[in-house]
């Protein structure tokens, strides 16, 4: 210097002239004084206040941990995926062997797809009254059986490597790696992480955004709600109710004044649009 990541700030200031709404004073006038859009006022996606209606049976929602908040949510963390060279970003999160019950579903391909499953090719064994040959045997065919190592199908086929073993094979067995379970210790508020020891050759997968189960929460419509003394009324506001004013110009400052955009019950959150800048960090290039 360029490109990026995270966080934060900003959205002109001061003065003058003219104008508009509202408030106060004034006499219902003239006039004077005060006050008058946003960070998103937006989308209307969530939540709270508020109003009316309704009522005990459902329905809907949430679900790792901590802090905070009435809530939506926010901040930080954990575990497991994904994106990026990187700073960093992003998705998921109760239960499918539960602490504790069940039912259902799965296209195509494939021999077999969820159960202590499956034999298409291949490998191996046995039999053989069949065929061939270089013939007391061999090869092929046929029949019976063994095998999940190898091939093939698939998103997924029951952990990996090496050896032992065997007719050929297989956690069948052994070693190492990986994994599950339990206990203990250490760190942490916790989710959890790490270590050690013991034990298990280690089948029981996916879908809960299908029903379902567990725990917690949960009624509906919305200010055109509604109220009413029926009015240009109240609800209604330290902008604001006749459906709606909040503006224009000039000067100075400022490097620039340019973007997105205009309040209708109020408040909080989320998301989207958009101007300018600051800080920290990342990657690349250049110079010393």
């Nucleotide at each position: 210097c360029a490109a990026g990541u995270a966080u934060u700030c900003u959205a002109g200031a001061u003065g003058g002239u003219u104008g508009c709404g509202c408030c106060u004073a004034g006499a219902u006038a003239a006039u004077a004084g005060g006050u008058g859009a946003g960070g998103a006022a937006a989308g209307u996606c969530c939540g709270g206040a508020c109003u009316c209606c309704g009522u005990a049976a459902g329905u809907g929602g949430a679900a790792c941990c901590a802090a905070u908040g009435u809530g939506a949510g926010u901040u930080g963390g954990a575990u497991g995926g994904g994106a990026g060279u990187g700073a960093u970003c992003u998705c998921a999160u109760g239960g499918a062997u539960a602490a504790a019950a069940g039912g259902g579903c799965a296209g195509c391909a494939g021999a077999a797809a969820g159960u202590u499953a499956u034999a298409c090719c291949g490998u191996c064994c046995c039999a053989u009254a069949c065929a061939c040959c270089a013939a007391u045997g061999g090869u092929g065919g046929u029949g019976g059986g063994a095998u999940a190592a190898g091939g093939g199908u698939g998103a997924a086929a029951u952990g990996g490597u090496a050896g032992u073993g065997u007719a050929a094979g297989a956690g069948a067995c052994u070693a190492c790696c990986g994994g599950g379970u339990a206990a203990u210790g250490u760190a942490g508020u916790a989710a959890u992480a790490c270590a050690u020891u013991a034990u298990c050759g280690c089948g029981u997968g996916g879908u809960a955004a299908c029903c379902c189960c567990u725990u917690c929460c949960u009624g509906g419509a919305g200010c055109a709600a509604g109220g009413u003394u029926c009015g240009u009324c109240c609800g209604c506001a330290u902008a604001g109710a006749c459906a709606g004013a909040u503006a224009a110009c000039c000067a100075u400052c400022g490097u620039u004044a340019u973007a997105c955009a205009g309040a209708a019950u109020c408040c909080g959150g989320c998301u989207u649009a958009u101007u300018g800048a600051a800080u920290a960090c990342u990657u690349g290039c250049g110079c010393a």
Model confidence (mean pLDDT): 76 of 100.
Predicted 3D model of a 288-nucleotide RNA (Bacterial RNase P class A) from a Candidatus Dojkabacteria bacterium.
The sequence is in RNAcentral, with records from ENA.
The organism belongs to Candidatus Dojkabacteria, within Bacteria.
It is recorded under the gene name rnpB.
It matches the Rfam family "Bacterial RNase P class A". It is annotated as a ribozyme.